A computed fold for a 347-nucleotide part of an RNA from an uncultured bacterium, annotated as small-subunit ribosomal RNA, central domain. Model confidence (mean pLDDT): 88 of 100.
Context: one part of a larger RNA
RNA sequence: CUGGGCGUAAAGGGCGCGUAGGCGGUCUUUUAAGUUAGGCGUGAAAGCCCCGGGCUCAACCCGGGAACUGCGCUUAAGACUGGAAGACUAGAAAACGGAAGAGGGUAGUGGAAUUCCCAGUGUAGAGGUGAAAUUCGUAGAUAUUGGGAAGAACACCAGUGGCGAAAGCGGCUACCUGGUCCGAUUUUGACGCUGAGGCGCGAAAGCGUGGGGAGCAAACAGGAUUAGAUACCCUGGUAGUCCACGCCGUAAACGAUGUCUGCUAGAUGUUGGGGGGUUGCCCCUCGGUGUCGCCGCUAACGCAUUAAGCAGACCGCCUGGGAAGUACGGUCGCAAGAUUAAAACUC
Numbered sequence: 001c002u003g004g005g006c007g008u009a010a011a012g013g014g015c016g017c018g019u020a021g022g023c024g025g026u027c028u029u030u031u032a033a034g035u036u037a038g039g040c041g042u043g044a045a046a047g048c049c050c051c052g053g054g055c056u057c058a059a060c061c062c063g064g065g066a067a068c069u070g071c072g073c074u075u076a077a078g079a080c081u082g083g084a085a086g087a088c089u090a091g092a093a094a095a096c097g098g099a100a101g102a103g104g105g106u107a108g109u110g111g112a113a114u115u116c117c118c119a120g121u122g123u124a125g126a127g128g129u130g131a132a133a134u135u136c137g138u139a140g141a142u143a144u145u146g147g148g149a150a151g152a153a154c155a156c157c158a159g160u161g162g163c164g165a166a167a168g169c170g171g172c173u174a175c176c177u178g179g180u181c182c183g184a185u186u187u188u189g190a191c192g193c194u195g196a197g198g199c200g201c202g203a204a205a206g207c208g209u210g211g212g213g214a215g216c217a218a219a220c221a222g223g224a225u226u227a228g229a230u231a232c233c234c235u236g237g238u239a240g241u242c243c244a245c246g247c248c249g250u251a252a253a254c255g256a257u258g259u260c261u262g263c264u265a266g267a268u269g270u271u272g273g274g275g276g277g278u279u280g281c282c283c284c285u286c287g288g289u290g291u292c293g294c295c296g297c298u299a300a301c302g303c304a305u306u307a308a309g310c311a312g313a314c315c316g317c318c319u320g321g322g323a324a325g326u327a328c329g330g331u332c333g334c335a336a337g338a339u340u341a342a343a344a345c346u347c
Stems, first nucleotide, its partner, number of pairs: 004318003007301002012315001014201004021194003025088007033081002035077008049065006091191001092188004096183004103177007110154001114150008125136002162169002206247006215241002220236004258314006266292012296303002320347003329340004
């Protein structure tokens, strides 16, 4: 290379946009690059293969043939692929009318709770645990009432509900803004799919500068437990958690299942539209989201129109375990580190 694979055995890139490239709907005409057929030239000799011959045989040698699957030129064909021209509407997109939604951004605003502060009532405990203690409290705590301040998160609604490419998104209001679905026609006329590099987005933690800091809480301190207890439990508590801007670029970033298209029994729930009927309901249909279940697939588990079935296009990735996602080098980063990525040796 051929070949085989990637839900759980090694293996789907965290996710998107998109460059090159690869692949690409229907019809007609044309071209003849690919393709197919014929001819000509060439494809040195030796060797390999076949037939025959010479050394007593063989190795070896000699003669002939075949082959040299290739390349060039030429003639022809015109189905398929490509090129050119024209046309089409079933792919794709746009216009129009509706619809749902925690999709994103900015500003504002609300109540409950928590902590703190002030004041009132009130008196000896409170807190915490398996039990305690550290801790708080006669300088008046805990409890309770009134007032005030602050920050963060949004109970119920809430739902294998919704939205988003993924990460993710949940009080309410306004403004700005992205995508999706449905319905009828109209328009453009293949404008499509995928996508190496590239670019962008990307939880948490972490980093830089400046704010903020109620609660929670790595580190840390103390109290317990214990043989010990650098833990689990308790009392405190700083980074951090929050905001703005800039980095980082990783996760069991998971459906451990790449994207797109077509085809292949059903049943049932739910969600967003549309249509219809005999309207407490029922039926049909398109899009999503679940459960169950044939055919088929699978090593089994299981998957099963949301495929892991049957096929096609393109990308990524795998090739025994350890050493190792490490070393070295490169690139990126303020750093932490990330990314790319071996070998010796060993089983």